[in-house]
């Protein structure tokens, strides 16, 4: 060179049938407890890997590149 997959919150994923982003885990306050863990309550954290393109509206279509993994020479 070629084909295929993955890139979303600190981690580890959904969500891809276009309609304004979620779930578990972590982190922060608070409560409960004599204390700890455990369980309850809440914030805070994401401009969906980059830039364009359609569209009233894109994580989600569409195009080019970046990164990662496989298969194949």
């Nucleotide at each position: 060179c070629g084909c295929g997959g993955a890139g979303u919150a600190g981690a580890g994923c959904a969500g891809c049938u276009g309609g304004u982003a979620g779930c578990u885990u972590g982190u922060c306050g608070g409560g409960c407890c004599c204390a700890u863990a455990a369980c309850c309550c809440g914030g805070a954290g994401g401009u969906c890997g980059a830039a364009g393109g359609u569209u009233c509206a894109a994580a989600u279509c569409c195009u080019u590149c970046c990164u990662c993994c496989g298969c194949a020479a």